Record summary:
The RNA shown here (transfer RNA) has 73 nucleotides and comes from a Candidatus Omnitrophota bacterium. Lineage of the source: Bacteria > Pseudomonadati > Candidatus Omnitrophota. It matches the Rfam family "tRNA". Rfam classes the family as a transfer RNA. Its family is annotated with triplet codon-amino acid adaptor activity in the Gene Ontology. The coordinates come from a structure-prediction model, not an experiment, and the mean pLDDT is 81. RNAcentral holds the sequence, with entries from ENA and MGnify.
RNA sequence: GCCCGCAUAGCUCAAUCGGUAGAGCAGGACACUCUUAAUGUCAAGGUUCUAGGUUCGAUUCCUAGUGCGGGUA
Numbered sequence: 001g002c003c004c005g006c007a008u009a010g011c012u013c014a015a016u017c018g019g020u021a022g023a024g025c026a027g028g029a030c031a032c033u034c035u036u037a038a039u040g041u042c043a044a045g046g047u048u049c050u051a052g053g054u055u056c057g058a059u060u061c062c063u064a065g066u067g068c069g070g071g072u073a
Stems, first nucleotide, its partner, number of pairs: 001072007010025004019056001028042004049065005
C1' cells in the first nucleotide's frame, strides 16, 4: 500500500427482516442485620465513533473519514 472485521451506558456485551436501544457488573437509594459483608427490591445512567446520503422512520442500508485489531507482498 491493498483486503477483512470491530466501534452501542463507567466496564463487558446484546439488539433477528429498518419500526423510537436492553442485560450483567460497577456506582446510588431502600429493606434485611447489633454493625459490616452477603442477599433482595427500586431508581438512575446513551449525541449508538464522526460527517453526509437513502427512507415516513436508521444502532441496522449506502458513501467518506477517524481509531483499534487481523490478514497479505